[in-house]
This record gives sequence, C1' cells and structure tokens, in this order.
RNA sequence: ACGAUCCCUGUGGGAGAGACCAUCCGAAAGGAUGGCGCCGAAGGAGCAACCGGCCCCGGAAACUCUCAGGCAAACGGACCGCAGGAGGAUG
Repeated sequence: ACGAUCCCUGUGGGAGAGACCAUCCGAAAGGAUGGCGCCGAAGGAGCAACCGGCCCCGGAAACUCUCAGGCAAACGGACCGCAGGAGGAUG
C1' cells in the first nucleotide's frame, strides 16, 4: 500500500404449502386447543460427494428428516445485491 474469508448494522429483492374441519372465547377481525392434510429457505439433526490430518478421526450441502418452524395479509425467511463498520489473510 492492496486489502480476502468470516462477523455486525442498514437497505432492496426473496419461494413453497388448507383464510381446512371441530370446540371454546370474542360484536367482529381474530385468538386458543384438538384433528386430518401439506411445505422447506429460521434453527436443529442425519448421511454423503469432497477436503484436512493421518489409519482412524474431524469438517462438510440448497441433499434427506420434518423435532422445531411454517401453510390469507403482516411478521419471519436460507440466499443474492448495494452501502457502512470491525478485522487483517494475501502481496
């Protein structure tokens, strides 16, 4: 001097699946509980391609499972873009 991965903040985009049935509360919207049917992109768990160390361990997905979460709107939402912050790999 260039300033990476990861992390934080703000902001934009962001899918899927019953506004199901029953009971209760409520003026209504809606909420709670139970039941059946579904979804996968909060989180979590499992296996694996692969990677690292070394002969047996570790890491590991948008795959799989649906414990959790979700199935009008809202909220949330993996991931992606932009801006800023922290940081200091690399040269």